[in-house]
Context: one part of a larger RNA
RNA sequence: CCCUUGUCAAGGAACUCGGCAAAUUGACCCCGUAACUUCGGGAGAAGGGGUGCCCUUCGUGGUGCCGGUGCAUGCCACCGGGUGCUGCGAGGGGUCGCAGAAACCAGGCUCAAGCGACUGUUUACCAAAAACACAGGUCUCUGCUGAACGCGCAAGCGGACGUAUAGGGGCUGACGCCUGCCCAGUGCCGGAAGGUUAAAGGGAGAGCUUCACGGCUUGAACUGAAGCCCCGGUAAACGGCGGCCCUAACUAUAAGGGUCCUAAGGUAGCGAAAUUCCUUGUCGGGUAAGUUCCGACCCGCACGAAAGGCGUAACGACUUGAGCACUGUCUCGACAGGGGACUCG
Numbered sequence: 001c002c003c004u005u006g007u008c009a010a011g012g013a014a015c016u017c018g019g020c021a022a023a024u025u026g027a028c029c030c031c032g033u034a035a036c037u038u039c040g041g042g043a044g045a046a047g048g049g050g051u052g053c054c055c056u057u058c059g060u061g062g063u064g065c066c067g068g069u070g071c072a073u074g075c076c077a078c079c080g081g082g083u084g085c086u087g088c089g090a091g092g093g094g095u096c097g098c099a100g101a102a103a104c105c106a107g108g109c110u111c112a113a114g115c116g117a118c119u120g121u122u123u124a125c126c127a128a129a130a131a132c133a134c135a136g137g138u139c140u141c142u143g144c145u146g147a148a149c150g151c152g153c154a155a156g157c158g159g160a161c162g163u164a165u166a167g168g169g170g171c172u173g174a175c176g177c178c179u180g181c182c183c184a185g186u187g188c189c190g191g192a193a194g195g196u197u198a199a200a201g202g203g204a205g206a207g208c209u210u211c212a213c214g215g216c217u218u219g220a221a222c223u224g225a226a227g228c229c230c231c232g233g234u235a236a237a238c239g240g241c242g243g244c245c246c247u248a249a250c251u252a253u254a255a256g257g258g259u260c261c262u263a264a265g266g267u268a269g270c271g272a273a274a275u276u277c278c279u280u281g282u283c284g285g286g287u288a289a290g291u292u293c294c295g296a297c298c299c300g301c302a303c304g305a306a307a308g309g310c311g312u313a314a315c316g317a318c319u320u321g322a323g324c325a326c327u328g329u330c331u332c333g334a335c336a337g338g339g340g341a342c343u344c345g
Stems, first nucleotide, its partner, number of pairs: 001340008010331002014329001019326001027051005036041001038174001052095014066080005071074001096100001108324007115316002120132002136172007149158003175311004180241003185238002187234005194229003200223002205218005242260005269303001270300001281297005
């Protein structure tokens, strides 16, 4: 010097990306417990007090002995403020120590916000999470002689010895309040008309050949499916949800007006947000001092309604901010135990 363990004056997070690590708390009994809430919870909330040993009193059990009474004399019943041992609980008094859950083992707590409802699952070996799953919601497919769908060349098998309250696929993700407008494009669904359209059918004609019969080749109308065109529907299908100019008796702003474009021009709610570039926006709170945090504002570069929107009790080895307690994290280091390193062997 390194690893590991323990202790420390005064201060107590000044450390640091961050209280990381350590410390604090810790058992049992009693008292006492807020907001909020889905009335279950939150709760071990928080915050207090007690705990050894000896004597004594009382209460309440267990188990014996003794005495009395009764008679159906028994391994009987009842009674006793007689008595022994013992368990639990409560009160009073005393006593020792720094310390009585005396050692070991054994929650630190609170406030606020984000995300995800929750218990679960996951990158075996750098990620446990706000990712996945999840009950619940919704759309769609599937009517069963081989469902839809999946595996297989097939036979066959799964689905299922199931049958639409069933099964497959997609999206969303408890619960509460809700889920606006657009079907022009793409997709899907429907449409006995019409247009286009393959093979095929059809053969008007044409060409070659033959003396001829005939043969060969070519071939226009017309008849021909699905598909596409066309006509509708459909957004919890893929998706989309404007611009410019003007205007009120201070100013400012614009309820309002004009105009262009569109399939329709973003509704409710939320908003500098896990989304805000400018930006450390502005104001308020908290601090002596706050690019973080909380509450507002709205100019949303570039939120927005099942790629769900906004809330939400409970829950979380999640993330963020603040506080109390506590501490060698630090000011700032010191000492001690064990093991290495080092020297000799």
Predicted 3D model of a 345-nucleotide part of an RNA (large-subunit ribosomal RNA, domain IV) from an Actinomycetota bacterium.
Its Rfam family is "Bacterial large subunit ribosomal RNA". Gene Ontology terms of the family: structural constituent of ribosome and ribosome.
The source organism's lineage runs through Bacteria, Bacillati and Actinomycetota.
Model confidence (mean pLDDT): 87 of 100.
RNAcentral holds the full RNA, with entries from ENA.